[in-house]
Molecule: c-di-AMP riboswitch aptamer (ydaO/yuaA leader)
Organism: Rhodococcus sp. EPR-157
Order: sequence, then structure tokens, then C1' cells
RNA sequence: CGCAGGGCACCGCCUAAUCGGGAUGCACGCAAGAGCACCCGUACCGGGAACCCGAUUUUUAUUGGGGUGAAUCCCGCCGAAUCGCGAAAGCGACGACGCGGGUAGGGCUGAUCUUCCCAGCCCGAACCCGUCAGCUAACUCGGUCGGCGGAUGAACGGAAGAAAC
Repeated sequence: CGCAGGGCACCGCCUAAUCGGGAUGCACGCAAGAGCACCCGUACCGGGAACCCGAUUUUUAUUGGGGUGAAUCCCGCCGAAUCGCGAAAGCGACGACGCGGGUAGGGCUGAUCUUCCCAGCCCGAACCCGUCAGCUAACUCGGUCGGCGGAUGAACGGAAGAAAC
């Protein structure tokens, strides 16, 4: 000097995943205090649930139905079960898992914020209910997780508005 990793703090990002208070318990501490658990709120989010409106039909179903979420749909490659023909070799049908490419849709960056445009970089999953739920006021039941990044940069793009000063 460079690369990689770890800890604390700060700043930032995805997500509803925020903030505040408290009798008490646990732990650290001389104390102040802060942390965890629990409880109560706050803010945000999700489900169920009338009239009206909608839907009028395919409901144990070889197409059940539904929910959270941006995460749907399409094409190709490979080819396991299974089925048909054939004496067989084989041929055909359907095609799980896996791989690749796109895509509805979603996010971030371009130095306060919002919207639009432009450019670039990404995601396009996973899970849940259990035969049952359209919308839906009152009402009612829940959630508050988890995962990442950063030190002047490949980071001085454009327009409108707002805020702050």
C1' cells in the first nucleotide's frame, strides 16, 4: 500500500415491521443508567364481517376454493413416474425435479423530500388457511419479524412543486 474478515457506534436500504410509557422479574453496575422478558399504549399493516352493489354457477372436485406478498405469465432444454402400440428392439403421448431466456409487476442509485422523465443496477421468492371467506359500515381477530449495505464513490442527470435555511 492492497485484499479479506470480525466487533462497536453512526448513517442508509428492503419490509407493515415505528415510537413511547410502566408495577415487576432477570442481568451488568458504587451509582447514574442502559439491556432482555412481560404488560399498556402509539403509529403503521393484515384477516373476518351488513344494507347497497357485484356475481349469477360448477361447488372431496383427474381443474376444490382462498389469503399474505411486487413475485404473475410465457417459451426452450433435460427428462423421472405413468399410459398407449409392438413378439422384441423400439415408437408415441403426458411430462415431475432441475437448468436457461423473457415477462406483468416491484425496489435502489444519480447528494433534503414528493411526482414525472432519462440513465444505470437489482428482485420477479417463499409461505399460510383447511372444504371455508366477493365488496362491506359498526363490530371483531391478529402482526411489529427477518435480511442487507456504506466512508467521497462509475455519485455534481432534467423538469415541476414542497420543506428547511